[in-house]
Context: one part of a larger RNA
RNA sequence: AGCUUACGGCGGAUACCUUGGUGUUCAGAAGCGAUGAAGGGCGUGGCUACCAACGAAAUAUCUCGGGGAACUGGAAGCAAGUUUUGAUCCGAGAAUUCCCGAAUAAGGAAACUUUUAAAACUACUUCUUGAAUUCAUAAAGAAGAAAGAGCAAACCUAGUGAAUUGAAACAUCUUAGUAACUAGAGGAAAAGAAAGCAAAAGCGAUUCCCUAAGUAGCGGCGAGCGAAAUGGGACCAGUCUAAACUCUAGUUAUAGAGGGUUGAGGGACAGUCAAUAAUAAAUUGCAAGCGUUAGUUGAAACAGUUGGAAUACUGUACCACAGAGGGUGAAAGUCCCGUAGUCAAAAAUUUUAGCAGCUUAUAACUGUAUCCCAAGUAGGGAGAGACACGUGAAACCUCUUCUGAAUUUGCGAGGACCACCUCGUAAGACUAAAUAUUCCUGAAUAACCGAUAGUGAACCAGUACCGUGAGGGAAAGGUGAAAAGAACCCCGGGAGGGGAGUGAAAUAGAACAUGAAACCGUAAGUUU
Numbered sequence: 001a002g003c004u005u006a007c008g009g010c011g012g013a014u015a016c017c018u019u020g021g022u023g024u025u026c027a028g029a030a031g032c033g034a035u036g037a038a039g040g041g042c043g044u045g046g047c048u049a050c051c052a053a054c055g056a057a058a059u060a061u062c063u064c065g066g067g068g069a070a071c072u073g074g075a076a077g078c079a080a081g082u083u084u085u086g087a088u089c090c091g092a093g094a095a096u097u098c099c100c101g102a103a104u105a106a107g108g109a110a111a112c113u114u115u116u117a118a119a120a121c122u123a124c125u126u127c128u129u130g131a132a133u134u135c136a137u138a139a140a141g142a143a144g145a146a147a148g149a150g151c152a153a154a155c156c157u158a159g160u161g162a163a164u165u166g167a168a169a170c171a172u173c174u175u176a177g178u179a180a181c182u183a184g185a186g187g188a189a190a191a192g193a194a195a196g197c198a199a200a201a202g203c204g205a206u207u208c209c210c211u212a213a214g215u216a217g218c219g220g221c222g223a224g225c226g227a228a229a230u231g232g233g234a235c236c237a238g239u240c241u242a243a244a245c246u247c248u249a250g251u252u253a254u255a256g257a258g259g260g261u262u263g264a265g266g267g268a269c270a271g272u273c274a275a276u277a278a279u280a281a282a283u284u285g286c287a288a289g290c291g292u293u294a295g296u297u298g299a300a301a302c303a304g305u306u307g308g309a310a311u312a313c314u315g316u317a318c319c320a321c322a323g324a325g326g327g328u329g330a331a332a333g334u335c336c337c338g339u340a341g342u343c344a345a346a347a348a349u350u351u352u353a354g355c356a357g358c359u360u361a362u363a364a365c366u367g368u369a370u371c372c373c374a375a376g377u378a379g380g381g382a383g384a385g386a387c388a389c390g391u392g393a394a395a396c397c398u399c400u401u402c403u404g405a406a407u408u409u410g411c412g413a414g415g416a417c418c419a420c421c422u423c424g425u426a427a428g429a430c431u432a433a434a435u436a437u438u439c440c441u442g443a444a445u446a447a448c449c450g451a452u453a454g455u456g457a458a459c460c461a462g463u464a465c466c467g468u469g470a471g472g473g474a475a476a477g478g479u480g481a482a483a484a485g486a487a488c489c490c491c492g493g494g495a496g497g498g499g500a501g502u503g504a505a506a507u508a509g510a511a512c513a514u515g516a517a518a519c520c521g522u523a524a525g526u527u528u
Stems, first nucleotide, its partner, number of pairs: 001527009016478002020449002022446007029438002031151002039100003042055003046078002050074002052059001061094006070082003105114003115118001121148002124144005155186001156184005166173001170220001196203002207234004217225002238430003241374001245258005263408001265373004269367004278362004283357004289351001291349003295343001297341001301316005317334002319323001325337003379403007389415001410425005465472002485512001488499004
C1' cells in the first nucleotide's frame, strides 16, 4: 500500500408521509374605477424586525343576526387587561379609509413640493364677449353639472399583419390571415328573419354538433389546401322603419303626427264590412315561493390480552336514510369533528309563478291600374381582396377608381353566357335560446405528482441573487404521542463532549424520522 471482515464518520439515495401543485366535472359569478380602481408607499401593537390585518376612528368603530366560554393574529415570553350585563369568533349592513397611482389645482426625479385651496382635459347646459367678414360663425371667458378616461385571465368583433417552417433547394404556393400589435364591446360576442337553398320534389331566419367527406373540387395538378346542399340532433321567435297619401306648423327649405311594411306581390287610392272587448308583447312596479351570504340538530361498545399508548387480537354487543372523509399515543360505523336526514335569517341579495299599471300591436273582402315600394344604388370597364376555388370558362360577395340603369309588363339569382323554367324581392334597422371562455367563488373528482417530482414557488418566491435596462431567476419540507427540548456535576476560553435525568426509543438531542453508494477512518486477518 492492496484485499476481506467488523465497528464508526461523512453523505443524503431509497421506502414512507403531505401542508403544495396538476387535470376534469357541476354550480355561481363574469367585472372594478373621478363616491378615486388595480397596484403600491408610509404608518397603526405595552414590549414588534418580518408576515398577515387595519388606516390618524389605524392589531380596530357602530348596528343587526348567529354562537355560548373562553379571549388579546402567525408567535413563544413578560406585563396589563377583556368576558355569562354574552367577550373572542362567524355572517349581513354601515362608518372610517394618510400619501402615491387614470391622478385630475400647479409643479415633480411616484409615494414629495408650492399656492390664490382648486372640475386638469374632452363632451354637455346656460350666460357673456366676439375675428378674417356686414349679419353671423369660429375662437375666447365665466358659471353649472361627475358623462368619459384607468385597470383586468381567457373568450368575441374589427383594423394592421410577419418569419422560422414544408415543398427534402426555391420564387407561385405553404406556415397563415396564424403569431404579434392596435381599437372596441359584452357576459357572452358575432350572425340572423331570404333580392336564400334547391331541382321538376320541395324547404322556409341565425347559431352549434354529427353526417355528407378527406367526397366534389382547388393545386409549380407539387407540397399541400379542401367545401356545400341533403339527412340526423341541440335550440327555437319574431319584429320595427323609409316611401306613396292625409293633417298640423312654416314664406320656402323643412319639422312633427297619422298611415304603411309585402312576394299565391304589397301598400297608397275608391268602396264594403268588423270591433272597444279579447289576446299578445322584448316595458315598469310589487312579489308568495325556491335559493345564496352565518348556523341548528344529528344513532350506536364494552371487557380481557399485548404494548409507552389500543383504533390491534380474543370474547360478547349495538346503530345504520349515517360503513363519505378527517383526527385521536398503532389499523375506530358506535371516542372527537363530521356524514345521511331535519330545521333556520334581523340584514343584504339572485331568480321566478302570479298580480297590478302604462304603452304598443293585432280583422276581412272587392275594385281600379293613377301614385309608392330604399340611386351615384344595381349593373358595366380597370385594379385588388375574399369565397375550399392560385384568373381560370369564374359565377356569387366586398373594396378602390372611371362610369352608370330600371320601377312590378320592374329587378336579382339558380357557377361564363343565352332562352325557357323555377326561386327570391337588394341598395334601412333591431332581436332571446342552443355556442365560446375562466382572473375569480363554492362543491366534487382522479389506473395525476409526491420534495431533482408536482406550479418557477409545499418553506415569508417572482423572494435571495444576476443585469444600466428590458429581463433572467434559484436553493431550501419531516425531533417526539407529548418539549417531557436535557435541572445538576465534570473537562474546556468557547465549540464540543462525559455523567445524571426525560422518553417506548437519544445511533429520536434540535447539524434532530428512515439513513444506500461514492469518500475517510479504527481494529483484526491476509498479500507484497
Model confidence (mean pLDDT): 83 of 100. Large-subunit ribosomal RNA, domain I from Isochrysis galbana, 528 nucleotides, folded computationally. RNAcentral holds the full RNA, with entries from ENA. Its Rfam family is "Bacterial large subunit ribosomal RNA".